Context: one part of a larger RNA
Formats: sequence, C1' cells, structure tokens
RNA sequence: CCCGCGACUAGACGGAAAGACCCCAUGGAGCUUUACUGUAACUUAAUAUUGAGCGUUUGAGUCUCAUUCGUAGAAUAGGUACGAGGCUUUGAAGCGGGUCCUUUGGGAUCCGUGGAGCCACCCGUGAAAUAGUACUAUUGUGGUUUGAACGUUCUAACGUAUGCCCUUACGAGGCAACGGACAGUGUUAGGCGGGCAGUUUGACUGGGGCGGUCGCCUCCCAAAAAGUAACGGAGGCGCUCCAAGGUUCGUUCAGCAUGGUUGGAAAUCAUGCAUCGAGUGCAUUGGCAUAAACGAGCUUGACUGCGAGACUUACAAGUCGAACAGGGACGAAAGUCGGACAAAGUGAUCUUGCGGUCCCGAAUGGAAGGGCCGUAACUUAACGGAUAAAAGCUACCCUGGGGAUAACAGGCUGAUCUACUCCAAGAGUUCACAUCGACGAGUAGGUUUGGCACCUCGAUGUCGGCCCAUCACAUCCUGGAGGGGAAGUACCUUCCAAGGGUUUGGCUGUUCGCCAAUUAAAGUGGUACGCGAGCUGGGUUCAAAACGUCGUGAGACAGUUUGGUCCCUAUCUGUCGUGGG
Repeated sequence: CCCGCGACUAGACGGAAAGACCCCAUGGAGCUUUACUGUAACUUAAUAUUGAGCGUUUGAGUCUCAUUCGUAGAAUAGGUACGAGGCUUUGAAGCGGGUCCUUUGGGAUCCGUGGAGCCACCCGUGAAAUAGUACUAUUGUGGUUUGAACGUUCUAACGUAUGCCCUUACGAGGCAACGGACAGUGUUAGGCGGGCAGUUUGACUGGGGCGGUCGCCUCCCAAAAAGUAACGGAGGCGCUCCAAGGUUCGUUCAGCAUGGUUGGAAAUCAUGCAUCGAGUGCAUUGGCAUAAACGAGCUUGACUGCGAGACUUACAAGUCGAACAGGGACGAAAGUCGGACAAAGUGAUCUUGCGGUCCCGAAUGGAAGGGCCGUAACUUAACGGAUAAAAGCUACCCUGGGGAUAACAGGCUGAUCUACUCCAAGAGUUCACAUCGACGAGUAGGUUUGGCACCUCGAUGUCGGCCCAUCACAUCCUGGAGGGGAAGUACCUUCCAAGGGUUUGGCUGUUCGCCAAUUAAAGUGGUACGCGAGCUGGGUUCAAAACGUCGUGAGACAGUUUGGUCCCUAUCUGUCGUGGG
C1' cells in the first nucleotide's frame, strides 16, 4: 500500500412520512352565538270540516212613536218645500187626576167633567208657524228581519289505549258509556324558533395576531422638467358664503416713534416713518400693494346653446379654455362678467322618487310602462363601490401550497453584551496612573438579548440529565517573572505559560441558583446553546380531565395540575480490534 473479518455510530444536512408547529387559499369540515338569511316544531287568529235551542251584550236594515230651548221675541223655532186655511157634537176652551220627558220654564199623552170654541195670516227674527201636508237630519223607546261576541244546554258531525258482542286478527265492524261542535286535521297570516340548514366573518403588515391605516388636499423626502417608495417626517378636508358672487368708483395695511381727558403695555384720536413684516372664511404652499387686501353704489354672468385647441392620463375619470349665437348686469366708454386668489370640501353603475318633453306605445286609438333632459336618495369612509341583507371557536381537525413567511439551529450585522486600549477629572493623609477610575473616545470577540429573513416547511428532532469527549485561553490550581500603599504570613495588580488537574451531596425537570461538607483548585467559553440511526423523557409542545381567570358561548391563557407509543438489520466516509497478501 492492497484485500478481508469482527465491532462502534461522529458524518453522508442518513432512511421512513409532499411538516402536524407557523403563514397563505376570496380551500374544506366540525362546533358556538343576542352574525346574516331561511326553516321543522310550537303558538295565536281567521276559515273549512261545523249543527240545534235559550239567555246577556252589541252592530246593521225597516216600521211606529217621541226628541231638538244661544240672543231678540207672546215662547222649548232641527232643516227644506208647498201653503191660506186647519181642528172641532166621531166633543173646542176651561177644570180635576194619572204617566213619561225636561234646559225647571214647560212639552207630550191618557181618563173624567164640561158643552162651543181653539189655532194660523199682522209686530219682532238671518229663517214663520206643531194651522196643515210631504221629505229628511240628531238623539231615544218599542216591534220586526238579519249578523257578531260571550255564557249555557243539547246531539246527529267528529273523537275515545274504556266495557261488552261478533270476528276471516300487525286489524275491521256493531252496541253502550263518556266527551262534543270543542278537540283533531287542511289552508292562510302573525309571533317565536342554533332544534336544524346554507353561508359570511376584508386587505395592508419587516411572519401572523394585537395596535394603526385604507378616499381627497398642502409641504419635505424628490437627486433645479414631469413622475417617484416606506407602518418615512409634518399638518388639514368630508365645508362655507345671496354675499364672502358680478361690475364701476375709491382706499392702503402690520408695526414703531412722538403728542393727547378718564385711558393703564395694549381701546379711540393726531402727526411722522413704514415694499408688504398685515390681510386674504378654514391647513399648508405658491401668489397678491397696479392689489386677489379694505370700503361704497348699482346689481344677479352663482346665465341658455355650444366649444377651436390644449394639459393630464392604462381605462374610467379629472383640468384649462379663446371664439360664435341668444338674452342680460355694471360702466361715459374701452371693456369685464359662464361664481368665490388658486390648489381639498368627495362616490361609478344599478334601483327608485319628483319636474319637464317635438320620442316609443305589442292589430288600431288611448293607457300602463319605457326613453330623453333636469334633479334627489349612499361615513357604498375597506371611499374603482362583490349582496338590499352576515359574527366567532377549533388542542378533534383536514386538504393544497410556502423556506415567497415565523418558532430551533446555522448565516450576515454587532445596537445590546463581554474583554481590552486611549484621555485623566477625581478617590487614594501628600501623590492621577500600588490600587480604583467619572465624563468621553477607540478596538477586539461572536458566549447574551436583539435586528435581518439568506439555506432548510416532498421534515436540519427541541430543554435538562447520563455516557463519551475534543478545542481555545480572556488561567481556577500547580510552574516562572515585574510592580506594590510588598517587614513576615497573607494579599492586590500585570506579564509568560494550555503539560496535567479542576469533588461529593440536599432542594428543584431544571441550566442557573441557594445550602452542607471537602479540596491545590472546585476556571471561562466554543464544538447544530457538542453528543436522542448512543441512552433517558422529568420539562416544553397533540388527543382525556380539573382549578383559577377571561369569554353569552364554542372555547382560550410564556397560568397551574394529573396522565400520555422515542422506529431504523450500517451501503459509503470515519474510528477501534484482528487476519491475509
């Protein structure tokens, strides 16, 4: 050096299982509820099956009789029409008695007595006689027809898991008894309705959740055209105004100084200076004194029909606009005026309402309905708006995917951390530097907590312990030195040094830590926080269960508690032993 054999498992991000954790999907399922929309069941009512009698209450029609009072006025005038007569020996006025009504004044009616008259037409009143007739209104009595509700009774519908009879027996029928127009059933409508069903439950996001945000305007970032991102830095808007619009004419502000009654730092007044520091309805930016700022007069252009041409722009939207026509406002005129100094003050389509209209009109004429023009209703604010209408849990979970995205480890970084260096205020009786070292500055390391999200989600097993280690040195002991605020013994500090060594127990799953007893010492770190194809499985981190707390609930909790399957026969590299050539 080559070839074997026997062993061991550090590596082959070993094998196994398209990761169960995490995220995503306008994926699924199970469960919950005061999510949405339905619905079984339940319930209430009407109606049908469903009939009879009586009572009470009540409605409607019809007939009779009664009732009707503001003031003025003989007086208790319902309204209208006709109307000059009407009633009366078939018993008028008056008188006596009874009943009913009443606004207390009377009215209506009946009986007896009586024996011939009583009332109207005129005056007053908006309206004239209950003198008379007809129709009718209000309120009421009585009769009649019809209906409803309630109560009660009945029996013939209907019912009966009762008794008896018959019997061809998963039963049917008959008789009785009981119940009874109820119950039950059908239809329609209201209520209730996670019992059940179908679904929804946004996106951005230095993982996701929690928080925040989502449209529009202004500035910076923005790199002197335009445009330009971030969970970058700052602020505003979701209106307002019939004058705060148009036009014509006019005016100049803020501030300061001086003077001046109450009057002061600051009120109003006078003079001077004052290019813009004021003001401009409201943020900011850009404008504006020739004013766009501040007044006054007259007004409605805060017009109708259009629109050459541009800006902007994926689209849809958005923005500016001369000229022309009509009829106007202001101005002597030239001229200006199609809102406001400008840039925010907003919402597509569908649906529906309202006003108008030379449009269409299902054979025709109309109509219904529609079109066109104008206008209104959206915090459709998740603001290019999925529906008129929608929340949650899943550790019982599932599927498809992702290292496009988190948890472990690695990587980059090194804020944080550890170590060192510089400066030296100060402490150290004196003395910065024996020792310590503020305020600061600079390096190194890659052991902490982080940041990033680069390999791995068709799987890189995660804390601690055990076994077995190996390396660094920023050295715990042992060794050698310098300095000391080193008398000695001890000790402090610095330098060299990694050869060897670096304990046993109690508690806790613990690493750590505390305690006990030793030791020369009981080092600090790296090695996938070394080591699970070497062991364990106490912890964490499935399914069961409980407590506390939270939640209406399903359930949840870096809260607690009990329980809970750790697979692999070694091909290669590696290591150890051994044999042959």
Large-subunit ribosomal RNA, domain V from a Bacilli bacterium, 581 nucleotides, folded computationally. The organism belongs to Bacilli, within Bacteria. Its Rfam family is "Bacterial large subunit ribosomal RNA". Rfam links the family to the GO terms ribosome and structural constituent of ribosome.